This is a predicted structure of a 1465-nucleotide RNA (small-subunit ribosomal RNA) from a lake water metagenome. Rfam family: Bacterial small subunit ribosomal RNA.
RNA sequence: AGAGUUUGAUCCUGGCUCAGAACGAACGCUGGCGGCAUGCUUAACACAUGCAAGUCGCACGAGUGGUAACACAAGUGGCGGACUGGUGAGUAACACGUGGGAAUCUACCUUAAAGUUGGGGAUAACUAUUGGAAACGAUAGCUAAUACCGAAUGUGCCUGAGAAGGUAAAGCAGUAAUGUGCUUUAAGAUGAGCCCGCGGCUGAUUAGCUAGUUGGUGGGGUAAAGGCCUACCAAGGCGAAGAUCAGUAGCUGUUCUGAGAGGAAGAUCAGCCACACUGGGACUGAGACACGGCCCAGACUCCUACGGGAGGCAGCAGUGGGGAAUUUUGGACAAUGGAGGAAACUCUGAUCCAGCAAUGCCGCGUGAGUGAAGAAGGCCUUCGGGUUGUAAAGCUCUUUUUGCAAUGAAGAUGAUGACGGUAGUUGCAGAAUAAGGUCCGGCAAACUUCGUGCCAGCAGCCGCGGUAAUACGAAGGGGCCUAGCGUUGUUCGGAAUCACUGGGCGUAAAGCGCAAGUAGGUGGUUUAUUAAGUUAGGUGUGAAAGCCUUGGUUUCAAGCUAAGAAUUGCACUUAAUACUGAUGAACUUGAACACAAAAGGGGAUAUUAGAAUUCCAAGUGUAGGAGUAAAAUCCGUAGAUAUUUGGAGGAAUACCAGAAGCGAAGGCGUAUAUCUGGUUUGUGGUUGACACUGAGAUGCGAAAGCGUGGGGAGCAAACAGGAUUAGAUACCCUGGUAGUCCACGCUGUAAACGAUGAGUGCUAGAUGUUAGGUGCCUUAGGCAUUUAGUAUCUGAGCUAACGCAUUAAGCACUCCGCCUGAGUAGUACGGUCGCAAGAUUAAAACUCAAAGGAAUUGACGGGGACCCGCACAAGCGGUGGAGCAUGUGGUUUAAUUCGACGAUACGCGAAGAACCUUACCAGGGUUUGACAUUGUAUUAGAGACAGUAAGAAAUUAUAGUUGCAUUUAGUUGGAAUACAACAGGUGCUGCAUGGCUGUCGUCAGCUCGUGUCGUGAGAUGUUAGGUUAAGUCCUGCAACGAGCGCAACCCUCAUCCUUAGUUGCCAUCAUUUAGUUGGGCACUUUAAGGAAACUGCUGGUGUUAAGCCAGAGGAAGGUGGGGAUGACGUCAAGUCCUCAUGGCCCUUAUACCCUGGGCUACACACGUGCUACAAUGGUGGUUACAGAAAGUUGCGAAGCCGUAAGGUGGAGCUAAUCUUUUAAAAACCAUCUCAGUUCAGAUUGUGCUCUGCAACUCGAGCACAUGAAGUCGGAAUCGCUAGUAAUCGCAGAUCAGCAUGCUGCGGUGAAUACGUUCCCGGGUCUUGUACACACCGCCCGUCACACCAUGGGAGCUGAUUUUACCUUAAGAUGGUGCACCAACCGCAAGGGGGAAGCCAUCCACGGUAGGAUUAGUGACUGGGGUGAAGUCGUAACAAGGUAGCCGUAGGGGAACCUGCGGCUG
Repeated sequence: AGAGUUUGAUCCUGGCUCAGAACGAACGCUGGCGGCAUGCUUAACACAUGCAAGUCGCACGAGUGGUAACACAAGUGGCGGACUGGUGAGUAACACGUGGGAAUCUACCUUAAAGUUGGGGAUAACUAUUGGAAACGAUAGCUAAUACCGAAUGUGCCUGAGAAGGUAAAGCAGUAAUGUGCUUUAAGAUGAGCCCGCGGCUGAUUAGCUAGUUGGUGGGGUAAAGGCCUACCAAGGCGAAGAUCAGUAGCUGUUCUGAGAGGAAGAUCAGCCACACUGGGACUGAGACACGGCCCAGACUCCUACGGGAGGCAGCAGUGGGGAAUUUUGGACAAUGGAGGAAACUCUGAUCCAGCAAUGCCGCGUGAGUGAAGAAGGCCUUCGGGUUGUAAAGCUCUUUUUGCAAUGAAGAUGAUGACGGUAGUUGCAGAAUAAGGUCCGGCAAACUUCGUGCCAGCAGCCGCGGUAAUACGAAGGGGCCUAGCGUUGUUCGGAAUCACUGGGCGUAAAGCGCAAGUAGGUGGUUUAUUAAGUUAGGUGUGAAAGCCUUGGUUUCAAGCUAAGAAUUGCACUUAAUACUGAUGAACUUGAACACAAAAGGGGAUAUUAGAAUUCCAAGUGUAGGAGUAAAAUCCGUAGAUAUUUGGAGGAAUACCAGAAGCGAAGGCGUAUAUCUGGUUUGUGGUUGACACUGAGAUGCGAAAGCGUGGGGAGCAAACAGGAUUAGAUACCCUGGUAGUCCACGCUGUAAACGAUGAGUGCUAGAUGUUAGGUGCCUUAGGCAUUUAGUAUCUGAGCUAACGCAUUAAGCACUCCGCCUGAGUAGUACGGUCGCAAGAUUAAAACUCAAAGGAAUUGACGGGGACCCGCACAAGCGGUGGAGCAUGUGGUUUAAUUCGACGAUACGCGAAGAACCUUACCAGGGUUUGACAUUGUAUUAGAGACAGUAAGAAAUUAUAGUUGCAUUUAGUUGGAAUACAACAGGUGCUGCAUGGCUGUCGUCAGCUCGUGUCGUGAGAUGUUAGGUUAAGUCCUGCAACGAGCGCAACCCUCAUCCUUAGUUGCCAUCAUUUAGUUGGGCACUUUAAGGAAACUGCUGGUGUUAAGCCAGAGGAAGGUGGGGAUGACGUCAAGUCCUCAUGGCCCUUAUACCCUGGGCUACACACGUGCUACAAUGGUGGUUACAGAAAGUUGCGAAGCCGUAAGGUGGAGCUAAUCUUUUAAAAACCAUCUCAGUUCAGAUUGUGCUCUGCAACUCGAGCACAUGAAGUCGGAAUCGCUAGUAAUCGCAGAUCAGCAUGCUGCGGUGAAUACGUUCCCGGGUCUUGUACACACCGCCCGUCACACCAUGGGAGCUGAUUUUACCUUAAGAUGGUGCACCAACCGCAAGGGGGAAGCCAUCCACGGUAGGAUUAGUGACUGGGGUGAAGUCGUAACAAGGUAGCCGUAGGGGAACCUGCGGCUG
């Protein structure tokens, strides 16, 4: 300090997630030791048992024990039980923190002063009697005190203006000295009470709250100020700087995190507060409204003799319960501290220790050295090896720890040690007692094999898993941490993701629709005073602990400890006065006013004009009109449309008219008048900061809509009809009502947009335009300059980019509004407003990991431009109809083997299925196998050969023949048999693959290096202007070059030359039936090598170019014709059945052999062909002219036979020699004469021929006979641009035989192309995009089903709170006060005083009635969300096929449609 995740990729915005640290934690696996800490976060739930507050006999009397000293202990009395300890329920408060204040008290303690005299009456204990189960009492009697009560004294103190009045005491111990108490007063210390400023939670969907309320006076009350209480008087007090209400919460020092600022928390330790079963109350006391005290009420528990009693662990242990979860019913007062006491001492679950728990932090260990045969085993493997791994074993050491033994502290200042025979020290033994957890796809360090097969499972995010998973499970190996490791939860961080430090708002979320203006915030120039803010110094405080720094000490560390620093704060004080504020005085530039001018669809009212539409009346006139892509509904012979004249009525204002003008915005357009708002320019006359912004509140605010009343021509939601359509609740058409218009009210919203708040200042320019001013000139005007608007372009700067750019989205300041992932949702609930529609304010549960902006490359578009192609057009011939051939589908079958399926499957694999082929079916047979290699064992009577028999054959049986070669040697080789490794598979996966192939496409494209531009993806180059068949070339250009493609190089054909003439040729000479022979090699030809063509030449055109056009010459002219040659890539295209191959599967079978059958089936459908339908023809006859190829298991001549297929024959030929081999169409002669024919030949019958073991299923051919459909083919569709189409035959491969197919060859030999609008395909540029699996894309809504959360809901059930009333316990206050009573007064009576009871007021719990808030639940119901393959349509994205969207209104299964106004996104 960042990283992952939106995309094909990019930049940005933005959320989600991760890496870090921490914890009073829990869970899983594991676990050796020690030190120091920590340990019910949940039920402030209920508690058995024990302990946690007593002490004093030097205050007192009696009692018991003891000889006594003395001890014990109940009671009276004193002090302490208000401390310590626990908990955090309540509390949003002067509770806490901090800093101040005045009207107070303070036991014990300290200091000082004074005093402590003299009396009195009771009472508990005790005794007796007695009640009760108990708890606990009752009556009578006795007694003491430091218990209680008068009196005296008054240094003093209190009250009071004063006079005056009031007000104390206690003793005890000691032989004594004396000590210690007591009383009063003053002061201190300590502790406590009270008041105030400031500070620290959430909600406004809580906006008004308050009657003792705010203040005053009198009185009361308190230790003390005070409405604290009361009577009276006044009507105040609090609140947008958030009162009241609701929710939540103990506060702080501090703790965690963070760079900090902050954020979160408030365990342990420390300070404060509150509470003590729940609620109320007082008593005592210095102090309490009292945790281990009292009274009352309530709930609960326990005891009971049923009459009545007892209790309060949120003390320490402990139990139950709750919970994911938190310890021992331990030891000691030795230390520290506390209570009492004169003291000894007693008490102390405070405390100190121990126990339990890896709960945390820190430390130590589980051994060290050596050791390569790199052991064994494991795992992987390319089978060579690698790795585990110096790891182990082995050898040599050590003993921290553990065990045993011995010794043994400090803590204690004289005694006293729970801890504890502990820590430590020493010795002995022995590597001995001691390692796990998690992870290994990326983030994020660490990889392989097997298993599994979208299953099982993983997962923090992205995401893995559908047969080769580094992501699941296991193993091996590796990484990390280590007595722990991982998971879960929570907090901060990263997150600048609430932004003070430190964010934004044109398009990503975000500027209110607009204005004026209240509070508030901010504010021009000069000067004086002040000193609130501000700055500096000082003082006080900011507890300790903690954090930090430096020391010290535990062997180190954690820990402990000393000092310092810090505690950023608050208060007081002294200065300073620049800035801000306050007060005063002045100024003119901001602002306003005045005067003089200017422009304008600014607003309101009234009046008014012309054109047009419609309607009415009349005339002319006749058959149509209207409408549409085309129609129809509709109007019209009852006279329309058209045309002319007249009239009525309403609405809107052509031209001018403009990126022009005005207005704050909405908005504003005939003309005139009246009234009226604002703006601009000039002058610098007046005022003198009067200013800017603006929460709330207020006003204005398009269209639609609502109310009342008018008006109604046109247009037109709804509605009706006609079309379109699968449907058409739409688009189109014909009609048509609200509405649109006016008046008065309401509504208050729009894409109310510049998607850009208002104001001020500053920062380069250019060009228009509107309204003014000024200056100059050559004055219908021009030039320069200056204000105020308005618009375009561009620079700096800014921006994610697009873009903005003096009219900022630049640089700054002031103020306001708004945003914080997407959906849910601008929705629900609540409030406010509205007549309603609805507006405004405005969530959550739940779901997702994205949603989004700008730009890039592609792809696509029922977007645009340009270009090409037998793509269309122009032509020629076909297919589709018939018969047959052939392939496919389907069907059938035991099997009809398999593959190929738009183009790019279908006369395709298959260049040839009778057997074989053959993979399929039926049946029969074999199992180391039909074939290969190796090993072991055996054999020579095995085996092999040709016969015979059985059998469908394979095969089996059998008489016979033969029964190996070699070597010294069962030595080697061959053969066979048995066994074992293995063979074998046309079995699966072409979506695991190689290779090969098809297609786009022989289309002109596809890329790279360097440079440049861009944040980047990318762009440029490759675009542009020309040109080309071509990214072919030229020119230009931030590009310059290069590669794969194009072209060329290769083959062939066309011309010529040279060389060579046999088997080829024959002009000349001879010769023959015949180039037959001599001769020749000129020609043809053959086959080698060369030449030739390059826009080279001329002219025109073009940019000077590339090129194009025309021409010459030439055999050939502009790539001369044809072929081979196929860029980067696309289609998971095809092929595992050519071959190769990973993985899987079969192994007496999915292998192998054999016979027969099938692949040839046949209601049907399709593709590709052949033959035809005839006269450009058929038939018969006569007669010409090829090329190329093949041939010895072959081609096969002549001759002869047969009507023919063919037979016979065998010459010649391993081929320029021989053979296939008569080419056919054409030509000539004859005939047929338009018909199902002398066309056509299917089908069928009979008889033959050939091949072959074999033609039944199932071959080809011949002859004779038979003579089907078919008379040129619907929709639709195919090929072809020249030696091409069309037509004619010939040959070859395969092959025993079988060709209408395929591959080649030559013969004859056309027509047409104006052209690129359209169809198809392709290329380039551009544009839009919500597509990128790329339009066969994406995507919306209803409906149906399942699940989830949520709103409404007749209600129902609780909780909290509040109002009124009733009731009133204990208690307090006041009144009264019978019976009654020791102290004082009084001779007495009596007084004073006390006091039960009763009454009144207040009040807890409780009750009744009403309200508010809130939680749960609820038949039914609303929408929402989610869910691999449901239904209906296709609304949006391209002009998305009617541009979309916003507001509003109506309508409709649904997306949606339509009207009105608006926006361009």